A computed fold for a 396-nucleotide RNA from Algoriphagus sp., annotated as Bacterial RNase P class A. The sequence was found by an Rfam model in a public genome assembly. Its mean pLDDT, the model's own confidence on a scale to 100, is 76.
């Protein structure tokens, strides 16, 4: 210098003419003047909130979400910095098992002794888990060798074994030594595991020491358990004003502490919640009627305009300081779309970026359009830039 991979930033600017929309201002009006006008994702609707409505506030269950530690933030399933574990690479200790240092990378990283469940096939056996091959011992049969004892080979049987071999993703810690009929933590050393303590750290954890032979796997993105958190709906949410109708018709329940209405999927609790008359009465209350009242449902008719919500914010920019960092105190500056079926554009010139070309010059430019607002996450993307890693080339 080139290529590839990964992470991140930017992803157009200026002037003029004409056109469109809002705001402010001048004008009786027509119109004039000033200023502003679609993104890094505006996308997906996946999270968290602000705000609005419903309940005066609440409890339990269900359902859902999260899950190593500390910090940041309004909050988050987000971000920063760390820890553990696995894998990869370089160097390195040890006879081996197994480690150490550095770097990168992945991590759905609470719990499998609370319980239940699954692990196909293969394999003897898959967790209350084991004897297929093999090895050893006893006695029996056959053969060979042999002076005797005994040795070797084969067959079938009884017992022992889990070191060697096989199956598998995974097989009752690992390496080495002793011991044994042959073997096995059976014993020992080391590594690993459990328990206890000390030191360091905010903490997850780390280091060291002591002790103990220490059988019992994996899966919870299996059901589940534990801890923490969660009311619902959503700007077509909602609020106000205006207008119009048929005080229409039908059905059901109820009228005093009870129907019904309630905020959420259910339950509890609690709140609101509607007459008169007549008759009977054991004076507790019971029954009836209504053209009255409360509530629910169905049919039918009328109206459907306007204003607000609506953009001053957990806002943006710059600077000193604090912090490893994400961020943050303070100071100064700025106001930057608000439409309502939808405006934010077109043309010309120049500049910036990229490609071709000696030059003149020519050509190209992705993903993509606000709709209550904000903070994240995810996805898409021409080109340029920054950083890291790997490979390669050239020069010194």
């Nucleotide at each position: 210098g080139g290529u590839g991979c990964a992470a991140g930033u930017c992803g157009u600017c200026u002037u003029g003419u004409c056109g469109c929309u809002g705001u402010c201002u001048c004008g009786c009006a027509a119109g004039g003047g000033a200023g502003a006008g679609a993104g890094g994702a505006a996308a997906g609707u996946c999270c968290g909130g602000g705000c609005a409505a419903c309940g005066c506030a609440g409890a339990g269950c269900g359902c859902c979400a999260u899950a190593c530690u500390u910090c940041c933030u309004a909050a988050c399933g987000g971000g920063a910095a760390g820890g553990g574990u696995g894998c990869u690479g370089a160097c390195u200790g040890g006879g081996a098992a197994c480690g150490g240092u550095c770097a990168g990378u992945a991590u759905a990283c609470a719990g499998c002794u609370a319980g239940u469940g699954c692990c196909a096939c293969a394999g003897a056996a898959a967790a209350u888990a084991a004897a297929c091959c093999g090895u050893c011992c006893g006695a029996c049969c056959c053969g060979a060798u042999u002076u005797c004892u005994a040795u070797c080979g084969g067959g079938a049987u009884g017992g022992a074994u889990a070191a060697g071999g096989g199956u598998g993703a995974a097989a009752a810690g690992g390496u080495g030594g002793g011991g044994u009929a042959a073997g096995a933590g059976c014993c020992c050393a080391c590594c690993g595991g459990g328990c206890u303590g000390a030191u360091g750290g905010u903490g997850a954890c780390a280091u060291c020491a002591g002790u103990u032979g220490c059988a019992u796997g994996g899966c919870a993105a299996a059901c589940c358990u534990u801890a923490u958190g969660g009311g619902u709906u959503g700007a077509a949410a909602g609020a106000u004003c205006a207008a119009a109708u048929a005080g229409g018709c039908c059905c059901c329940g109820g009228a005093c502490g009870a129907a019904g209405a309630g905020c959420u999927g259910c339950u509890c609790g609690u709140u609101c919640g509607a007459u008169u008359c007549c008759g009977a009465u054991u004076c507790g209350u019971c029954g009836g009627a209504a053209a009255u009242c409360c509530g629910g449902g169905g049919c039918g008719g009328g109206u459907a305009g306007a204003u607000c919500g609506a953009u001053u914010g957990a806002g943006c920019c710059u600077g000193c300081g604090c912090g490893c960092g994400a961020g943050u105190u303070c100071a100064g500056g700025c106001c930057u779309a608000g439409a309502u079926a939808a405006a934010u554009g077109a043309c010309a010139a120049g500049a910036a970026u990229c490609c071709c070309g000696c030059a003149a010059g020519g050509g190209a430019a992705a993903c993509a359009g606000a709709a209550c607002c904000c903070g994240g996450c995810u996805u898409a993307c021409a080109g340029a830039c920054u950083u890291g890693c790997a490979c390669u080339u050239u020069u010194u």